A computed fold for a 103-nucleotide RNA from Oceanobacillus halophilus, annotated as SAM riboswitch aptamer (S box leader). Its mean pLDDT, the model's own confidence on a scale to 100, is 84. The sequence is in RNAcentral, with records from Rfam. The model forms 94% of the base pairs in the Rfam consensus. Rfam family: SAM riboswitch aptamer (S box leader). Its family is annotated with regulation of gene expression in the Gene Ontology. NCBI's taxonomy places the organism under Bacteria, Bacillota, Bacilli, Bacillaceae, Oceanobacillus.
């Protein structure tokens, strides 16, 4: 890198460096010198894998030592198709991210 599946309205930040950017793309709409992106330490949240029990081969409950991921805004909203309203709107999708497989 591709592909298969699951899940995305809950959750959780502090200090040190750095010095202008950041929120995936597009467009909006916000964050930011009361200090961004990126790195270091510490700290946390959450349960994909893991592992422990029960039931039975798919599911419940439980746990955080491990391997990941997270820690402004619902993926921060819309983006395509279809419904519906005077208007805000609703459902699927695509598309993005994580997790396990697998080539």
């Nucleotide at each position: 890198u591709u592909c298969u599946u699951a899940u995305c309205c809950a959750g959780a930040g502090a200090g040190g460096u750095g010095g202008a950017g950041g929120g995936a793309c597009u467009g909006g709409c916000c964050c930011u010198a009361c200090g961004a992106a990126g790195c270091c330490u510490c700290g946390g949240c959450a349960a994909c894998a893991g592992c422990u029990u029960u039931u039975u081969u798919a599911a419940a409950a439980g746990u955080a030592a491990u391997g990941u991921g997270c820690c402004a805004a619902u993926u921060c909203c819309a983006g395509a198709a279809g419904c519906g309203u005077c208007a805000u709107g609703c459902u699927u999708a695509a598309a993005g991210a994580u997790a396990a497989g697998a080539a």